[in-house]
RNA sequence: GUUGACAAGGGCAAACUCGCUGUGAAGCGGGGGCGCAAAGCCACAGAUCUCAAGCAAGAGCUUGAGAUGGCUGGGCUGCCACAC
Numbered sequence: 001g002u003u004g005a006c007a008a009g010g011g012c013a014a015a016c017u018c019g020c021u022g023u024g025a026a027g028c029g030g031g032g033g034c035g036c037a038a039a040g041c042c043a044c045a046g047a048u049c050u051c052a053a054g055c056a057a058g059a060g061c062u063u064g065a066g067a068u069g070g071c072u073g074g075g076c077u078g079c080c081a082c083a084c
Stems, first nucleotide, its partner, number of pairs: 001084002003081002011036002016031006034070001040076003044073003047068009
């Protein structure tokens, strides 16, 4: 460096649920534990979603502001070591 083991010690925490915040997507905290070797950090590209305005006969599209890193890619950082 690659890789990721029914290894060791740890870490995170889906659904659901309670409280709070937000118009909303959703977020934060408690419980919970499906999973995760980057499920640590960054909205840069794509994707999906929300709100507002505009356009369109309509399906939908455009612009702006946002959400998701546990959707994919990319960037930065990082514990352990059966194995190569």
c-di-GMP-I-GGC riboswitch aptamer from a Candidatus Acetothermia bacterium, 84 nucleotides, folded computationally. The sequence was found by an Rfam model in a public genome assembly.